A computed fold for an 84-nucleotide RNA from an uncultured bacterium, annotated as transfer RNA.

[in-house]
RNA sequence: GGGCGCGUGGUGAAAUUGGCAGACACGCAGCGUUCAGGUCGCUGUGAGCGCAAGCUCUUGGAGGUUCAAGUCCUCUCGCGCCCA
Numbered sequence: 001g002g003g004c005g006c007g008u009g010g011u012g013a014a015a016u017u018g019g020c021a022g023a024c025a026c027g028c029a030g031c032g033u034u035c036a037g038g039u040c041g042c043u044g045u046g047a048g049c050g051c052a053a054g055c056u057c058u059u060g061g062a063g064g065u066u067c068a069a070g071u072c073c074u075c076u077c078g079c080g081c082c083c084a
Stems, first nucleotide, its partner, number of pairs: 001083007010026003019067001027045006046057004060076005
């Protein structure tokens, strides 16, 4: 230099055909249970703003197509494998 694959919350990951982003699990927080801790159960849990209702943003980054993009197209960054 060329080819292929991967990149999504705090973590592992799902989203098969473009149609509610983050299912499910872990972790974390609160409550219950306990003398206490663990286990177990219930509720909550992407980020920012807000007293709240709610609003805005978010799939490595930047553009594009589309009513609609994690998904399609272009460029680019990082990692891995292969070829030279």
Rfam family: tRNA. The sequence was found in a public genome assembly.